[in-house]
Predicted 3D model of a 357-nucleotide RNA (Bacterial RNase P class A) from uncultured Desulfobulbus sp. The RNAcentral record of the sequence draws on MGnify. The organism belongs to Desulfobulbus, within Bacteria.
RNA sequence: UGGGUGGGCGCAUGAUCGCUCCGUAUCUGCGGGGAGGAAAGUCCGAACACCACAGGGCGCGGUGGUUCGUAACGCGAACGCUGGGAAACCAGGGGAAAGUGCCACAGAAAUGACACCGCCGAUGGGGCCUUGGCCCACAGGCAAGGGUGAAAUGGCGAGGUAAAAGCUCACCGCCCGACUGGCGACAGCCGGGGCACGGUAAACCCCACCGGGUGCAAGACCAAAUAGGGAGGCGAUUGAGGGCGGCCCGUCCGAUGCCUCCGGGUAGGUUGCACGAGACGCCGGGCGACCGGCGCCCCAGUCAAAUGAUCAUGACCGGCCUUGGCCGGGACAGAAUUCGGCUUAUAGCCCACCCUU
Numbered sequence: 001u002g003g004g005u006g007g008g009c010g011c012a013u014g015a016u017c018g019c020u021c022c023g024u025a026u027c028u029g030c031g032g033g034g035a036g037g038a039a040a041g042u043c044c045g046a047a048c049a050c051c052a053c054a055g056g057g058c059g060c061g062g063u064g065g066u067u068c069g070u071a072a073c074g075c076g077a078a079c080g081c082u083g084g085g086a087a088a089c090c091a092g093g094g095g096a097a098a099g100u101g102c103c104a105c106a107g108a109a110a111u112g113a114c115a116c117c118g119c120c121g122a123u124g125g126g127g128c129c130u131u132g133g134c135c136c137a138c139a140g141g142c143a144a145g146g147g148u149g150a151a152a153u154g155g156c157g158a159g160g161u162a163a164a165a166g167c168u169c170a171c172c173g174c175c176c177g178a179c180u181g182g183c184g185a186c187a188g189c190c191g192g193g194g195c196a197c198g199g200u201a202a203a204c205c206c207c208a209c210c211g212g213g214u215g216c217a218a219g220a221c222c223a224a225a226u227a228g229g230g231a232g233g234c235g236a237u238u239g240a241g242g243g244c245g246g247c248c249c250g251u252c253c254g255a256u257g258c259c260u261c262c263g264g265g266u267a268g269g270u271u272g273c274a275c276g277a278g279a280c281g282c283c284g285g286g287c288g289a290c291c292g293g294c295g296c297c298c299c300a301g302u303c304a305a306a307u308g309a310u311c312a313u314g315a316c317c318g319g320c321c322u323u324g325g326c327c328g329g330g331a332c333a334g335a336a337u338u339c340g341g342c343u344u345a346u347a348g349c350c351c352a353c354c355c356u357u
Base pairs, nucleotide, nucleotide: 002355003354004353005352006351007350008349009348011314012313013312014311015310016309017308019034020033021032022031023030024029036332040343041342043341044340045339046338047337048215049214050213051212060211061210062209063208064207065079066078067077068076069075081092082091083090084089094206095205099204100203101200102199103198116146117145118142119141120140123139124138125136126135127134128133129132154172155171157169158168159167173195174193175192176191177190179188180187181186219271220270221269222268229262230261231260232259233258234257241253242252243251244250278297280295281294282293283292284291285290316329317328318327319326320325321324
């Protein structure tokens, strides 16, 4: 200088006026708590709750290198292989050699591979001439070269041949087997095989593993009211109870009735619900994700859903004049049962390590 990886901050302090919760006082005071790194998307995994459920099979869905971490995961760490990069580093991931399907256009042919141009025509056939050659390109042979395509049945060189071809050989690649190293993915090395195996699994499929459903509007409790239900009591002309009425008398209604309790559970309230796979510090183990021990702390809890506004001072950034003043600016966003992840958004900055020149 140019790059790579990881991490952090994301205004601070004070005053005044509010909002909300808790505590304490009690008559409106006092003290304390009050958004985030993503509270977001709701994409995964769990806790918790209710519902369902003998066992097994089929089916369906998900995941997919290996080992480890974790409560668990589609997350993370380390390692392996392949691809990219000069490097730091980045990206990807079961099986296409069990079977089936599909492969546009172009092309002869897209897999039971194939023959358009081309090459050959040794062999067989035909013709010519002084039995040894020449010609034809008919049968046939070839896949080297050209051409098409994203892709054409290993690559390259030599031998070989009429021309060719793993037909043969060396090297590389591929496949198979042994040995060695590694927990393993895999790697190294040796030997064998002439090569069989185009691509596609977010096509069906095969293999391994995992998987009941619904979500805090889950659920539990208290409980005005209503319907239906249960128990007990009273009562039917000797009238329970009700209407009129302050009360009595009176009068009217009155029996599948009336009263009490239980129960039921709508409105409403309480709970779930804020101490947790918790935060911070130190020490120890591990390459690491992470784990263990000790100490210390308590950190929003609403439901018409609080968390705000103004001012001052000081940082930071930008602009202007000009060497200390003036003006302007502060992103993305915003808890709703709770955790662990992933992904996405983010003005302006800061730090560490690594590579390269």